[in-house]
Context: one part of a larger RNA
C1' cells in the first nucleotide's frame, strides 16, 4: 500500500468497473449455427392468381407450382471462427531472437481457358420390417453432384525420345440478324477451371530462458547415428530392414511433488519479492480413454465409429443423452448474479440482394464487491433553555449544538420537453466505366424516404418542502482521544506489553472525547 475476498454492524443517490477462486461434481427446460429458390427435382404448410363445381352472390369446395414463398431432400458454402475451462503438460508448452525441408478455402494482382457427352443416386410413388430409434426392396427422376472424350499457355513426370492432366453452369438487358418461338447472336453481373505472384492463416527446426526435491545418481534399445526403402504439404527414427555402439548426466540426467505460459497484476526509491481474476496473446481439454472420416484447414465442445463409468426411454428385442455455451437446478462453499430485452450498433456465417442466424455483440436485471463523485442542510441565534453527565456544590461541560428567525433545492418525488449513438437500406436523378446501345449492371454525387434494444436514454425546464437520506470503530503504552457507576483474579479484555483479587482511564454501562465516513471494523492473503 493492496485484494475476483468474506464475516459483523450499519447503509441516500449517481457514474464506471467487476462478480463459482471451491466439485474438469451432475444436470430438469428453453435458446446458443445456420444460410442460399439466382446450384437441382420439386410442392408438405402460407398467401395470391387462374379455371370448374355448389350456389345463399360472396362464401365454400375442388383443380393447377403459374406467381410470392418454402416443408423435406439433392448440392454449394459455413459448422476447425466466435463462446468456455484451465483438468493434463516442467517441456511436443510458452516468451524472445533466428531458420528452411512446407501446405494455405475466401481475398488480391496477372495470364490463358470455359467445347461436346454419358450413367447413376435422393426426393416423390408403390410394397414390407419395427414399440421406438431407424431401415429393406423394386419404378421412376434432375443438378454448379458424379465420370469419361476434346483442347492445353503456364502446370507435373522425364530415362529428354516423349508422356499426364482440367472445367459448371445460373441470373439480367437488347438493336439488327437467324429461330423448332424454348432460343441462337451480342453484352453486363455472379461463378468455374490451370498456372503464377501477394496477403493472411498454419505446420516444421534451432539457440537461450523459463518452480520445489539429491532423504531421487546414474537414465536410455528405436535407444544414439550411418545406408536404403515407405510414410507427411513438408524435414527428420516419423516407421521398417540392415549396419555401428552410440546418446544423455553433479553446469544435476533420470524419477517425485508442483504448476496452464506470457504480456501484464499488486508492492518496493530501486534491486527485488509476490502473482498470472477482468482484458489482451499462445497452449491444452471438451463426460472417461481410443480411432479415424471429410475437408484448404480438425483428428472436430453443440460431426461419426468402438470401449467404460452414469442418466432416461422400452412392447424386453433394442434404443437414447453429453452446459469446462448464455441463463437456470441441485451438491460442495466463508462465498459469487437473470431461466431477461435486441439484432438499433460492431464484429461473424450464408446470400447478387433484399434478408435471415448470431445467449458473439451492445444493452438492461442482481450484489457498498472495488474505485471516483454527490447528499443528508445554509446563514443567523446566549436566556449560554430544558434534559444528561460531572463537581470542590460555587460551578463545568454536552454548546451556537438545539429552539427560534431568514434563506436555498443539488440529488431523490412528480410533471413537461428533449439530443446524440444511423452508418446503411428503399425510390427518384445526374454523371463516368463496360457496350453496338440513351437497356441491364457497377461506381460516385444530388433530393425524397427511412431503421434505437437501450428508453419513463443524457440533458434542460417547472413544481412542492429541510422536506426523503449517518453510521461504524476506538479512547493503558504502541496509537488521535477521560472521567463516572457497576464488577471484584469473578465476569471478562489482549495485535505486543500486558489489565482484572473494592476507588479498574484497560472488563461492561454512561457522559465526554478522538479517527474514518457510506461507509467501518475483524479475519485471510501479499509485498
Nucleotide at each position: 500500500a493492496u485484494u475476483g475476498a468474506a464475516c459483523g454492524c450499519u447503509g441516500g443517490c449517481g457514474g464506471c468497473a467487476g462478480g463459482c477462486c471451491u466439485a474438469a461434481c451432475a444436470c430438469a427446460u428453453g435458446c446458443a449455427a445456420g444460410u442460399c429458390g439466382g446450384g437441382c427435382g420439386g410442392u408438405a404448410a402460407c398467401a395470391g392468381g387462374a379455371a370448374g363445381u355448389g350456389c345463399u352472390u360472396g362464401c365454400a369446395c375442388u383443380u393447377u407450382g403459374c406467381u410470392g414463398a418454402c416443408g423435406a431432400g439433392c448440392g454449394g458454402c459455413g459448422g476447425a471462427c466466435g463462446g468456455g475451462u484451465g483438468a493434463g503438460u516442467a517441456a511436443u508448452g510458452c516468451a524472445u531472437a533466428g531458420g528452411a525441408a512446407u501446405c494455405u478455402g475466401c481475398c488480391u494482382g496477372a495470364u490463358a481457358g470455359u467445347g461436346g457427352g454419358g450413367g447413376a443416386u435422393a426426393g416423390c410413388c408403390c410394397a414390407g420390417a419395427g414399440a421406438a430409434a431407424u431401415u429393406u426392396g423394386g419404378a421412376u427422376u434432375a443438378a454448379u453432384a458424379c465420370c469419361g472424350c476434346a483442347u492445353a499457355c503456364g502446370c507435373c513426370c522425364u530415362a529428354c525420345g516423349g508422356g499426364g492432366g482440367a472445367a459448371a453452369g445460373c441470373c439480367g438487358g437488347g438493336g439488327a440478324c437467324c429461330u423448332u418461338c424454348g432460343g441462337g447472336c451480342c453484352u453486363g453481373g455472379c461463378g468455374c477451371u490451370a498456372u503464377c505472384a501477394g496477403a493472411u492463416g498454419a505446420g516444421c527446426c534451432u539457440a537461450u530462458g523459463u518452480c520445489g526435491g539429491a532423504u531421487u545418481a546414474g537414465c536410455u534399445u528405436g535407444u544414439u547415428g550411418g545406408u536404403g526403402a515407405g510414410g507427411u504439404a513438408a524435414c527428420g527414427g516419423c516407421u521398417c530392414a540392415c549396419c555401428a555402439a552410440g546418446g544423455c548426466g553433479a553446469c544435476g540426467a533420470u524419477c517425485c511433488g508442483u504448476a496452464g505460459c506470457u504480456g501484464g497484476u499488486c508492492u518496493g526509491a530501486g534491486a527485488g519479492g509476490a502473482u498470472g481474476a477482468u482484458c489482451a496473446g499462445c497452449c491444452a481439454c471438451a463426460c472417461u480413454g481410443g480411432g479415424a472420416c471429410u475437408g484448404a484447414g480438425a483428428c472436430a465442445c453443440g460431426g461419426c465409429c468402438c470401449a467404460g463409468a452414469c442418466u432416461c426411454c422400452u412392447a424386453c428385442g433394442g434404443g437414447a443423452g453429453g452446459c469446462a455455451g448464455c441463463a437456470g437446478u441441485g451438491g460442495g462453499g466463508a462465498a459469487u448474479a437473470u431461466u431477461g430485452g435486441a439484432c438499433a450498433a460492431u464484429g461473424g456465417g450464408c446470400g447478387c440482394a433484399a434478408g435471415c442466424c448470431u445467449g458473439a455483440u451492445c444493452c438492461a436485471g442482481c450484489c457498498a464487491u472495488g474505485c471516483c463523485g454527490c447528499g443528508u442542510g445554509u446563514g443567523u441565534g446566549a436566556a449560554g433553555a430544558a434534559g444528561g453527565c460531572c463537581u470542590u456544590c460555587g460551578g463545568g461541560u454536552u454548546g451556537u449544538a438545539a429552539a427560534g428567525c431568514a434563506c436555498u433545492u443539488u440529488c431523490a418525488g412528480c410533471g413537461a420537453g428533449g439530443a446524440g449513438g444511423a452508418a446503411a437500406g428503399g425510390g427518384g436523378u445526374g454523371a463516368u466505366g463496360c457496350u453496338a446501345a440513351u437497356a441491364u449492371c457497377a461506381u460516385c454525387g444530388c433530393c425524397c424516404u427511412g431503421u434505437g434494444a437501450c428508453g419513463u436514454u443524457a440533458c434542460u425546464c417547472g413544481c412542492a418542502g429541510a422536506a426523503g437520506a449517518a453510521g461504524c470503530a476506538c479512547c493503558g503504552g504502541c496509537u488521535a482521544a477521560c472521567u463516572c457507576c457497576g464488577u471484584g483474579c469473578c465476569a471478562g479484555c489482549a495485535g505486543c506489553c500486558g489489565c482484572g483479587g473494592u476507588a479498574a482511564u484497560a472488563c461492561g454501562g454512561a457522559g465526554g472525547g478522538u479517527g474514518c465516513a457510506a461507509g467501518c471494523g475483524u479475519u485471510a492473503a501479499u509485498c
Notes
Predicted 3D model of a 527-nucleotide part of an RNA (small-subunit ribosomal RNA, 5' domain) from an uncultured bacterium. Model confidence (mean pLDDT): 88 of 100.